[in-house]
RNA sequence: AUGUUAUCAAGAAAGGUGGAGGGAAUAGACCCUUUGAAGCCUUAGCAACCCUUAGACUUACUAAGAAGGUGCUAAAUUCUACUUGAACGCGCAAGUCAUUUUUUGCAGGUUCGGAUAGAUAACUU
Numbered sequence: 001a002u003g004u005u006a007u008c009a010a011g012a013a014a015g016g017u018g019g020a021g022g023g024a025a026u027a028g029a030c031c032c033u034u035u036g037a038a039g040c041c042u043u044a045g046c047a048a049c050c051c052u053u054a055g056a057c058u059u060a061c062u063a064a065g066a067a068g069g070u071g072c073u074a075a076a077u078u079c080u081a082c083u084u085g086a087a088c089g090c091g092c093a094a095g096u097c098a099u100u101u102u103u104u105g106c107a108g109g110u111u112c113g114g115a116u117a118g119a120u121a122a123c124u125u
Stems, first nucleotide, its partner, number of pairs: 001125001003123006013043005021032003026081004044073003049069002051065005077117001082114002085112004091106005
């Protein structure tokens, strides 16, 4: 690097160094930043993927834990982008009926879902 599976609205910062950018990539928005960005180092913390212990036992699962391997410690993966999906409003046009209606088409909106991309872990080639 390829692939598979799981998770991604919770949680958790100080110091040193550095010296202008950063928030993955494209576009837009928005935000952080000389009251010091990215990167690197140290310490601390969060979480519980691997892991440990006990129960159960077919490898599932449940509870507890944090020594070790990763990861993470602004904002939802910062938000939006794609959709022959679902629900609910709104506008326009046409037809029908005509007291109230109803049908079709077009464009667009909100919420939910899905897809794509990405991140992390475990396994795999």